[in-house]
RNA sequence: GUGAUUGGUAGAGGAGCGGACGUGAAGAGUACAGUUGCCGAGGGGGUUGAGCCCCUGUGAAACAGCUGGAAAGGAACGGUCGCCGAAGUGCAAAAAGCAACUCAAAUGCUUUUUCACUGGAGCUGUGCUGAAUAAGUACAGAGCUGUCAUGCAACGAAGGUUGUGUGGAGAACUAUCUCACCG
Numbered sequence: 001g002u003g004a005u006u007g008g009u010a011g012a013g014g015a016g017c018g019g020a021c022g023u024g025a026a027g028a029g030u031a032c033a034g035u036u037g038c039c040g041a042g043g044g045g046g047u048u049g050a051g052c053c054c055c056u057g058u059g060a061a062a063c064a065g066c067u068g069g070a071a072a073g074g075a076a077c078g079g080u081c082g083c084c085g086a087a088g089u090g091c092a093a094a095a096a097g098c099a100a101c102u103c104a105a106a107u108g109c110u111u112u113u114u115c116a117c118u119g120g121a122g123c124u125g126u127g128c129u130g131a132a133u134a135a136g137u138a139c140a141g142a143g144c145u146g147u148c149a150u151g152c153a154a155c156g157a158a159g160g161u162u163g164u165g166u167g168g169a170g171a172a173c174u175a176u177c178u179c180a181c182c183g
Base pairs, nucleotide, nucleotide: 001181002180003179007177008176009175010174011173014084016083017082018081019080021078022077023076032068033067034066035065036064037063042055043054044053045052047105048104049103050102051101087118088117089116090115092114093113094112095111096110097109098108099107119145120144123141124140125139126138127137128136129135147168148167149166150165151164152163153162154161155160
């Protein structure tokens, strides 16, 4: 100096990503509890089925009034910790656990691993979750932004810089060390 590497280290993108903690709001005058009225036979044990158990004419469930009255998940703010496949998603696969009586089935939730997809933050529409018009997520759309490659133009001695268009993806990109080769 050149080249390559799923080798090492350190970095950049910005409303950047995630965790726990604290504060107030919303959840909600909801669920729930007590009591009264009305009514008159069912009700409860997460869903379904089969059992088993409990409450109930000393009044079930439903409806209405009064009194009392939560919480979880999620989001916001605050500082803090760890970071830049940060992280997220997947009825894709496997394993384990939980769901307030037993068995079976199905469903839901949590954790771990493998695989696949997504560069990033927003906006709009539809669906799902959700109390929600918050938020998350999947798909689609039109843009923005960072990075690399490349077409054109301008500037520059050159390496390159700026503008504008097109395309790719994070196992990427930049810098540096190492390795190999040449001198």